[in-house]
Notes:
A computed fold for an 83-nucleotide RNA from a Candidatus Woesearchaeota archaeon, annotated as transfer RNA. It was read from a public genome assembly. Rfam family: tRNA. Rfam describes the family as follows. Transfer RNA (tRNA) molecules are approximately 80 nucleotides in length. It is annotated as a transfer RNA.
RNA sequence: GCCGUGGUGGCAGAAUGGCUAAUGCGCUCGAUUCGAGAUCGGGUGUCCUUACGGACGUGCAGGUUCGAGUCCUGCCCACGGCG
Numbered sequence: 001g002c003c004g005u006g007g008u009g010g011c012a013g014a015a016u017g018g019c020u021a022a023u024g025c026g027c028u029c030g031a032u033u034c035g036a037g038a039u040c041g042g043g044u045g046u047c048c049u050u051a052c053g054g055a056c057g058u059g060c061a062g063g064u065u066c067g068a069g070u071c072c073u074g075c076c077c078a079c080g081g082c083g
Base pairs, nucleotide, nucleotide: 001082002081003080004079005078006077007076010025011024012023018066026044027043028042029041030040031039045056046055047054048053059075060074061073062072063071
């Protein structure tokens, strides 16, 4: 230099171009317990708001589309292959 695969929450990791972006771990609150562990239930992306609610969010920047995490282009990063 060329080719391929991948990049999604604190971590792992799903999602056929269309539901509110799953699920598990972790964290947190509660139940249970004398107390803990285990187990069970609620909550848990970011920002604004007293709240209700609103806006944004899948590596970065664009494009296609009524609609993009998903398709296309360029770039960055990681891994593998070729030279």